[in-house]
RNA sequence: GGGCCUAUAGCCUAGUCUGGAUAAGGCGGCAGCCUUCUAAGCUGCAAAUCGGGGGUUCAAAUCCCCUUGGGCCCA
Numbered sequence: 001g002g003g004c005c006u007a008u009a010g011c012c013u014a015g016u017c018u019g020g021a022u023a024a025g026g027c028g029g030c031a032g033c034c035u036u037c038u039a040a041g042c043u044g045c046a047a048a049u050c051g052g053g054g055g056u057u058c059a060a061a062u063c064c065c066c067u068u069g070g071g072c073c074c075a
Stems, first nucleotide, its partner, number of pairs: 001074007010027004020058001029045005051067005
């Protein structure tokens, strides 16, 4: 220098191929219920403008372009 993969709540993972409007689940956190207490169980709440910027579209995590971090391969 060239190519490919990857980035989504504090952590992990779906959703991306086939655009559809409240971004889902597990763990964790907070509050309550239950319990003599704790754990477990149950209920509720907070938390991600989907790495960043721009574009297309009525509508973008998803499509296009540029770009940043990480990984792999080729030279």